[in-house]
RNA sequence: GUGCCCGUAGCUCAGCUGGAUAGAGCGCAAGGUUGCGGUCCUUGAGGCCGGGGGUUCGAAUCCUCCCGGGCACG
Numbered sequence: 001g002u003g004c005c006c007g008u009a010g011c012u013c014a015g016c017u018g019g020a021u022a023g024a025g026c027g028c029a030a031g032g033u034u035g036c037g038g039u040c041c042u043u044g045a046g047g048c049c050g051g052g053g054g055u056u057c058g059a060a061u062c063c064u065c066c067c068g069g070g071c072a073c074g
Base pairs, nucleotide, nucleotide: 001073002072003071004070005069006068007067010026011025012024013023019057028044029043030042031041032040050066051065052064053063054062
């Protein structure tokens, strides 16, 4: 340099062929339980889905450019 893949909550990921108020586990906070802590139970906070532009009535999902990471080739 060329091609391909990935980029969604603090972490690991899901999200089918575009249509809802974007979800799970772990972690975190509060409460319950306990003599305290852990375990366990309940509830909650936390993301404008890497950034810009476009298509569309509607985009995390499609197109495009850029940024970052990985793999292959040269």
This is a predicted structure of a 74-nucleotide RNA (transfer RNA) from a Pseudomonadota bacterium. Its mean pLDDT, the model's own confidence on a scale to 100, is 81. Its Rfam family is "tRNA". Rfam classes the family as a transfer RNA. The source organism's lineage runs through Bacteria, Pseudomonadati and Pseudomonadota.